[in-house]
Context: one part of a larger RNA
RNA sequence: GAGCGAACGUUAGCGGCGCGCUUAACACAUGCAAGUCGUACGAGAAAGAGUCUUCGGACUCCGGUAAAGUGGCGCACGGGUGAGUAACACGUAGGUAAUCUGCCCCUAGGCGGGGGAUAACUUUCCGAAAGGGAUGCUAAUACCGCAUAAGACCACGGUCAGUCCGCUGACCGGGGUUAAAGCUGGCCUCUACAUGUAAGCUAGCACCUGGGGAUGAGCCUGCGGCCCAUCAGCUUGUUGGUAGGGUAAUGGCCUACCAAGGUUAGGACGGGUAGCUGGUUUGAGAGGAUGAUCAGCCACACUGGCACUGAAACACGGGCCAGACUCCUACGGGAGGCAGCAGUGGGGAAUAUUGGACAAUGGGCGAAAGCCUGAUCCAGCGACGCCGCGUGAGUGAUGAAGGCCUUCGGGUUGUAAAGCUCUGUGGGGAGGGAAGAAAAAAGUGUGUUCAAAUAGGGCAUGCUAUUGACGGUACCUCCAUAGCAAGCACCGGCUAACUCUGUGCCAGCAGCCGCGGUAAGACAGAGGGUGCAAACGUUGCUC
Numbered sequence: 001g002a003g004c005g006a007a008c009g010u011u012a013g014c015g016g017c018g019c020g021c022u023u024a025a026c027a028c029a030u031g032c033a034a035g036u037c038g039u040a041c042g043a044g045a046a047a048g049a050g051u052c053u054u055c056g057g058a059c060u061c062c063g064g065u066a067a068a069g070u071g072g073c074g075c076a077c078g079g080g081u082g083a084g085u086a087a088c089a090c091g092u093a094g095g096u097a098a099u100c101u102g103c104c105c106c107u108a109g110g111c112g113g114g115g116g117a118u119a120a121c122u123u124u125c126c127g128a129a130a131g132g133g134a135u136g137c138u139a140a141u142a143c144c145g146c147a148u149a150a151g152a153c154c155a156c157g158g159u160c161a162g163u164c165c166g167c168u169g170a171c172c173g174g175g176g177u178u179a180a181a182g183c184u185g186g187c188c189u190c191u192a193c194a195u196g197u198a199a200g201c202u203a204g205c206a207c208c209u210g211g212g213g214a215u216g217a218g219c220c221u222g223c224g225g226c227c228c229a230u231c232a233g234c235u236u237g238u239u240g241g242u243a244g245g246g247u248a249a250u251g252g253c254c255u256a257c258c259a260a261g262g263u264u265a266g267g268a269c270g271g272g273u274a275g276c277u278g279g280u281u282u283g284a285g286a287g288g289a290u291g292a293u294c295a296g297c298c299a300c301a302c303u304g305g306c307a308c309u310g311a312a313a314c315a316c317g318g319g320c321c322a323g324a325c326u327c328c329u330a331c332g333g334g335a336g337g338c339a340g341c342a343g344u345g346g347g348g349a350a351u352a353u354u355g356g357a358c359a360a361u362g363g364g365c366g367a368a369a370g371c372c373u374g375a376u377c378c379a380g381c382g383a384c385g386c387c388g389c390g391u392g393a394g395u396g397a398u399g400a401a402g403g404c405c406u407u408c409g410g411g412u413u414g415u416a417a418a419g420c421u422c423u424g425u426g427g428g429g430a431g432g433g434a435a436g437a438a439a440a441a442a443g444u445g446u447g448u449u450c451a452a453a454u455a456g457g458g459c460a461u462g463c464u465a466u467u468g469a470c471g472g473u474a475c476c477u478c479c480a481u482a483g484c485a486a487g488c489a490c491c492g493g494c495u496a497a498c499u500c501u502g503u504g505c506c507a508g509c510a511g512c513c514g515c516g517g518u519a520a521g522a523c524a525g526a527g528g529g530u531g532c533a534a535a536c537g538u539u540g541c542u543c
């Protein structure tokens, strides 16, 4: 000199864009943060209509909503934190003939016919509660057989190719195993009743089995980046082989047997510290320091362990067991997990609101309308940082008054003020502004396509109306007034800036050198000056 997620002191007008528990991965009151689908299913309050009424209500019809239940998809994303980890965790370059991949896209084919339950609900029992048991009833895109099997998988046989001679790959053959679910709209062309309906036809969305893709993930390998040798030897599933198990998959991943290996001074093993990177910061560079915000990867979710479900978890707001802690209890037993967003206590030098909205972007579910979304977008608080603007501009010498100094002549404050002429950013008042952020979905018309079709649906296109948390915000116009808006540090040298008074090695200053013991440019005050400026200094840390 530069930098900072800073803190502290004094001071403080406005705006924009960012950032905001670095400490206790300490404990947490309260609310919210993951739901959605009635176009999968049964049942079905309420609202509405009607009848009766002892005026309390009861019954019937309609309805298909709310809460709940079965089922599907999601809950493995998004969000937080950095404890652990010195490791294939990360970065980078490769490999996977050793692999998986829900939803999505393309493509081939299929979707027949049955069955038995169970929740909700009823009745009832136990319990303080949490919850649980029994009984009876019922549905499905829930569950289970059967049929079908192009394809897929499995073993066998054959042919060909390669080969490390163990086998591997491709093709062919017959054999075995393996699937499904419907819902909604429309129509009467076909079929059946029969004259508008359906079990028929049709469109859409689903469903099943394959192939390919995309995306995501698993695994393996080389190289790279901390400290300590006052850590020198470490290792028995250890190193390798065979066989088996296990996995989506290779592998001591696991097991049995066999061999006795493997690693290490180019630092094993042990100990300490630490999430890694893109980056950030400094520096001319080399290098050093660092890893907040943003982005990629990893790890964790009260502590430790375990599996279940699932395409994917060993799963933050799922489950089980153990532990510590907190809470409820009728003492028998139960409930909980903010390192999600706010917020509280505590710790600390120190870090914010128990705010608004789903309008936009994105995500989940849904055919859609839509619902949910503390992701996100906004607002609030904080000079915490960067940037911008303002606190007035011009003129004005009797060089006014006052202050300070003085050699008493004057000098300085100082064009500074006053005065005069203007301007109106910010702030104030009034009005405008329903700006932009917004195009979709929806409705409707046209064309085209599926279709028997003038239903209906898909695609393209035109038109129509609706939708804003921020917010009456930004911005614009007008009005009045210089009125309401400057401080902080320093002035001995380094280092820009000097005198007076007070003090008298005292009180004090100080980054280093050093000042102060009666004329202190170094202490304190004043006048003056210098430097920065809504900031200025101090402290801490890095280069």
Stems, first nucleotide, its partner, number of pairs: 001543004006539005013389006019382002021347001026345003030342003035073003040070002048061005080300003090224007099217002104213007112146001114144002121136001123134004151178004156173007182205006191198003226272003233263003238260008275297004279290004302323005325336004353379001355378003361375001362373004392422004402413004426484001428479005442464009487532005492513003498527005508515002

Predicted 3D model of a 543-nucleotide part of an RNA (small-subunit ribosomal RNA, 5' domain) from a metagenome. The full RNA is in RNAcentral, with records from SILVA. Model confidence (mean pLDDT): 81 of 100.